[in-house]
RNA sequence: GCGCCCGUAGCUCAGUCGGUCAGAGCAGGGGACUCAUAAUCCCUUCGUCGCAGGUUCAAGUCCUGCCGGGCGCA
Repeated sequence: GCGCCCGUAGCUCAGUCGGUCAGAGCAGGGGACUCAUAAUCCCUUCGUCGCAGGUUCAAGUCCUGCCGGGCGCA
């Protein structure tokens, strides 16, 4: 330098033939239970979906350029 894959909550990830309102588990906070703790159960906070543009009535999803990470080729 070229090619491919990945980037979504504090962490691990799901969501990709464009269309409910962006979700789960763990973690954090509150509560129930208990003599108390753990476990269990209930409620709950947190996202400019890597950044910037484009297409579209509508983009996490499609297109382009960057940034970061990984793998391969030279």